Record summary: Model confidence (mean pLDDT): 81 of 100. This is a predicted structure of a 73-nucleotide RNA (transfer RNA) from Sphaeroforma arctica JP610. The RNAcentral record of the sequence draws on ENA and Rfam.
RNA sequence: UGCCCUUUAGUGAAGUGGUUAACACGUGUCCCUCCUAAGGACAAGACCUGCGGUUCGAAUCCGCAAAGGGCAA
Numbered sequence: 001u002g003c004c005c006u007u008u009a010g011u012g013a014a015g016u017g018g019u020u021a022a023c024a025c026g027u028g029u030c031c032c033u034c035c036u037a038a039g040g041a042c043a044a045g046a047c048c049u050g051c052g053g054u055u056c057g058a059a060u061c062c063g064c065a066a067a068g069g070g071c072a073a
Base pairs, nucleotide, nucleotide: 001072002071003070004069005068006067007066010025011024012023018056027043028042029041030040031039049065050064051063052062053061
């Protein structure tokens, strides 16, 4: 310098143009228990890295940035 990949709750991770962004672990409350763990019920928690564009509608498509990773020289 060129090319490619990734970025979504605390963590992992689905979602590929249209309903309230799913699920697991974790967290909180309650039940259960002599207590803890396990188990059961419920709840909170991400508006999707940023900006712009396309579209009636964008986490999703396009462009430019940022961070991380890889390949080539």